A computed fold for a 71-nucleotide RNA from a Candidatus Dojkabacteria bacterium, annotated as transfer RNA. It matches the Rfam family "tRNA". The family's RNA type in Rfam is transfer RNA. The source organism's lineage runs through Bacteria, Bacteria candidate phyla and Candidatus Dojkabacteria. The coordinates come from a structure-prediction model, not an experiment, and the mean pLDDT is 80. It was read from a public genome assembly.
[in-house]
């Protein structure tokens, strides 16, 4: 330079084109002599821009990062 794969909360991992969930971590709170566990609950995300579409995290193009194959 060419091709293939893949990017979703801090972290890993789900999601027919139709309300983004789960689990750890994190917050508060409850229980208790205290702290561990446990239990409720809150908080936080679809790599970036166009396009199809009533509707896109999902399809389609072009970047951008990651990781792989050829030369």
């Nucleotide at each position: 330079u060419u091709c293939c794969c893949u990017g979703u909360g801090g972290u890993g991992u789900a999601a027919c084109g139709g309300u983004a969930g789960c689990a750890c971590a994190g917050u508060g709170c409850g229980c208790u002599g205290u702290u561990a566990a446990c239990g409720c609950u809150c908080u936080g995300g679809u790599c970036u821009a166009g396009g199809u579409u009533c509707g896109a995290a999902u399809c389609c193009u072009a970047g951008c990062g990651g990781g792989g194959a050829a030369g």